[in-house]
RNA sequence: CAUGCGGGAGAGACUGCUGCCGGUUCUGUCUGACAGCAGCGCCGAAGGAGCAACCACCCCGGAAUCUCUCAGGCACCAGGACCGUGUG
Repeated sequence: CAUGCGGGAGAGACUGCUGCCGGUUCUGUCUGACAGCAGCGCCGAAGGAGCAACCACCCCGGAAUCUCUCAGGCACCAGGACCGUGUG
């Protein structure tokens, strides 16, 4: 450094429109799940960026769980810094 296993937080199951599937209905409609787009609100622990204690110093610099939210995320699932453990 890579990988298997285990643990692993935060924040709207938000609103509107559209599509698709199912149910319902007098063909009007209503409703549930999923997906996309838009809007406002929010989170920081993929990534990214900034400053800094500190380290280094011939030159070039390095540096966080802090800060910012571009990205990412806001029921479950998935992801997930970091920790433990096995293997290469």